The RNA shown here (transfer RNA) has 73 nucleotides and comes from a Streptosporangiaceae bacterium. The sequence is in RNAcentral, with records from ENA and MGnify. The same sequence occurs in records of 2 taxa. Its Rfam family is "tRNA". The family's RNA type in Rfam is transfer RNA.
RNA sequence: GCCGGUGUAGCUCAGACGGCAGAGCAACGGUCUUGUAAACCGUAGGUCACGAGUUCGAUUCUCGUCGCCGGCU
Numbered sequence: 001g002c003c004g005g006u007g008u009a010g011c012u013c014a015g016a017c018g019g020c021a022g023a024g025c026a027a028c029g030g031u032c033u034u035g036u037a038a039a040c041c042g043u044a045g046g047u048c049a050c051g052a053g054u055u056c057g058a059u060u061c062u063c064g065u066c067g068c069c070g071g072c073u
Stems, first nucleotide, its partner, number of pairs: 001072007010025004019056001027043005049065005
C1' cells in the first nucleotide's frame, strides 16, 4: 500500500426487512438474615466511534475519516 472483519450502557454482547435502543454481569436502593454472602424486587446508566449523503424518518442503507483485529504484498 491492498483486501476483509469490527466499533451499541462500566464489561461481554443482541438488535428488524429503516419506524419508542435491549439482555446478562457489574453499580445503587430495598426485602430477607444476628451479620455477610446467596436469592428475590426495583432504580439509574447510551451523542449507537466521528463526519456527510439518501429518506417523512437512519444504530440499521451509501460514501469518507479514525481506532482495533486478521490476511496479502